[in-house]
RNA sequence: CGAAUAAUAGGUGAUGGUGUUCACCUUUAACCAUUUAUCACAGAUAAAUUAAUGACGCCUACUAAAAG
Numbered sequence: 001c002g003a004a005u006a007a008u009a010g011g012u013g014a015u016g017g018u019g020u021u022c023a024c025c026u027u028u029a030a031c032c033a034u035u036u037a038u039c040a041c042a043g044a045u046a047a048a049u050u051a052a053u054g055a056c057g058c059c060u061a062c063u064a065a066a067a068g
Stems, first nucleotide, its partner, number of pairs: 009026005016059006033049007
């Protein structure tokens, strides 16, 4: 590194950690944002935009304003 078997459950939800909860998937999977343009077109490339959450809470990072 590859293959097989067994056990445990594990993994994912466009930027970090964690708790709770929801949804999805079982490794050939779930998942991999939006808009415009182009192309070899169910995807790729380029530009622009929103967001640290799937949802809520906390922490951290970043941005803006006010007060001390």
Fluoride riboswitch aptamer (crcB RNA motif) from Enterococcus phoeniculicola ATCC BAA-412, 68 nucleotides, folded computationally. RNAcentral records the identical sequence in 2 taxa. The source organism's lineage runs through Bacteria, Bacilli, Lactobacillales, Enterococcaceae and Enterococcus phoeniculicola. The sequence is in RNAcentral, with records from Rfam and Ribocentre.